[in-house]
RNA sequence: GCGCCCGUAGCUCAAUCGGAUAGAGCGUCGGCCUCCGGAGCCGAAGGCUGAGAGUUCGAAUCUCCCCGGGCGCG
Numbered sequence: 001g002c003g004c005c006c007g008u009a010g011c012u013c014a015a016u017c018g019g020a021u022a023g024a025g026c027g028u029c030g031g032c033c034u035c036c037g038g039a040g041c042c043g044a045a046g047g048c049u050g051a052g053a054g055u056u057c058g059a060a061u062c063u064c065c066c067c068g069g070g071c072g073c074g
Base pairs, nucleotide, nucleotide: 001073002072003071004070005069006068007067010026011025012024013023019057028044029043030042031041032040050066052064053063054062
């Protein structure tokens, strides 16, 4: 330099091959319980889906470009 794959919550991952308000587990915080803690139960916060632009009535999903990571080739 070229090709392919990946990037979504603090972490690990979903999202039915474009459809309504982006979810789960763990973690965090609060409450119940307890002499205290843990476990258990209940609840809450936390994301503009790596940045920008385009297509579309509608984009995490398709297209272009850039950034970051991985693999292969030279």

Model confidence (mean pLDDT): 81 of 100. The RNA shown here (transfer RNA) has 74 nucleotides and comes from a Pseudomonadota bacterium. The source organism's lineage runs through Bacteria, Pseudomonadati and Pseudomonadota. The sequence is in RNAcentral, with records from ENA. Its Rfam family is "tRNA". Its family is annotated with triplet codon-amino acid adaptor activity in the Gene Ontology. About the family: Transfer RNA (tRNA) molecules are approximately 80 nucleotides in length. By type it is a transfer RNA.